[in-house]
RNA sequence: GCCGUAGUUUAAUGGUAGAAUUUAAGACUGUGGAUCUUAAGGCGCGAGUUCGAUUCUCGCCGG
Numbered sequence: 001g002c003c004g005u006a007g008u009u010u011a012a013u014g015g016u017a018g019a020a021u022u023u024a025a026g027a028c029u030g031u032g033g034a035u036c037u038u039a040a041g042g043c044g045c046g047a048g049u050u051c052g053a054u055u056c057u058c059g060c061c062g063g
């Protein structure tokens, strides 16, 4: 000096956190796979600023 967001890879630059993958259920199939539908799952910890913080500031922890 940079980074920390879902089990994993990542987006979002102050206004309801998305995607892919994964997992579960269902549809389809003679079985399985593939495909399709639905669902589950997240902002490192603490404090401050603000009507509102993943986002700005400070400290801590980790890389």
Stems, first nucleotide, its partner, number of pairs: 002063003007021004015051001022040006044060005